[in-house]
Transfer RNA from a Candidatus Bathyarchaeia archaeon, 75 nucleotides, folded computationally. NCBI's taxonomy places the organism under Archaea, Thermoproteati, Candidatus Bathyarchaeota, Bathyarchaeia (SeqCode). The sequence is in RNAcentral, with records from ENA. Rfam family: tRNA.
RNA sequence: GGGCCGGUAGCUCAGUCUGGUAUGAGCAUCCGGUUCGCACCCGGAAGGUCGUGGGUUCAAAUCCCACCCGGUCCA
Numbered sequence: 001g002g003g004c005c006g007g008u009a010g011c012u013c014a015g016u017c018u019g020g021u022a023u024g025a026g027c028a029u030c031c032g033g034u035u036c037g038c039a040c041c042c043g044g045a046a047g048g049u050c051g052u053g054g055g056u057u058c059a060a061a062u063c064c065c066a067c068c069c070g071g072u073c074c075a
Stems, first nucleotide, its partner, number of pairs: 001074007010027005020058001029045005051067005
């Protein structure tokens, strides 16, 4: 230098193929229940610039372009 994969909640990820409310999972956090109390368990809540910038569209995490970061392969 080139090819491919990935970047989404505090963490690990699904969702992208087939555009339509940030739709969500587990863990963590907070509140409540339970307990003499803690843990486990049960219920609930909060938590999002979807890597950055631009383009297409009525509408973009999703399509297009450039760039940044990580992994991997080739040279």